A computed fold for an 84-nucleotide RNA from a Candidatus Bipolaricaulota bacterium, annotated as c-di-GMP-I-GGC riboswitch aptamer. It was read from a public genome assembly, where an Rfam model found it. Taxonomically the source falls in Candidatus Bipolaricaulota (Bacteria, Bacteria candidate phyla).
[in-house]
RNA sequence: AGCGAAAACGGCAAACCCGGUGAAAGCUGGGGACGCAAAGUCACGGAUCUAAGGGGAGGCCCCAUGAUGGCCGGACUACCGAAA
Numbered sequence: 001a002g003c004g005a006a007a008a009c010g011g012c013a014a015a016c017c018c019g020g021u022g023a024a025a026g027c028u029g030g031g032g033a034c035g036c037a038a039a040g041u042c043a044c045g046g047a048u049c050u051a052a053g054g055g056g057a058g059g060c061c062c063c064a065u066g067a068u069g070g071c072c073g074g075a076c077u078a079c080c081g082a083a084a
Base pairs, nucleotide, nucleotide: 003081004080011036012035016031017030018029019028020027021026034070040076041075042074044073045072046071047068048067049066053063054062055061056060
C1' cells in the first nucleotide's frame, strides 16, 4: 500500500413510537436495533424522491433552486491487526 477475524477497544443506528421542524420529500432530539469495516465527511457524475415556487395546460404534465452519503460511482480523511 492493500485486505478484513465468530479478535480487542470502541463507533454508527433501519423499521417502529413520541416531541420539534418543513409545502412535501425529508431533517432533527429522545426511545429503539435491522444492519454497517468507512453506515465518517463532501451533492462532483449518475440514479431516486419531493414540487412550495415557476412554466405548460385541464383536473394533469414538466422543471431543483429542496432532499437521499444506509442507492451506485468519484474525491478526502480515519481506529484496530488474525489470515492470505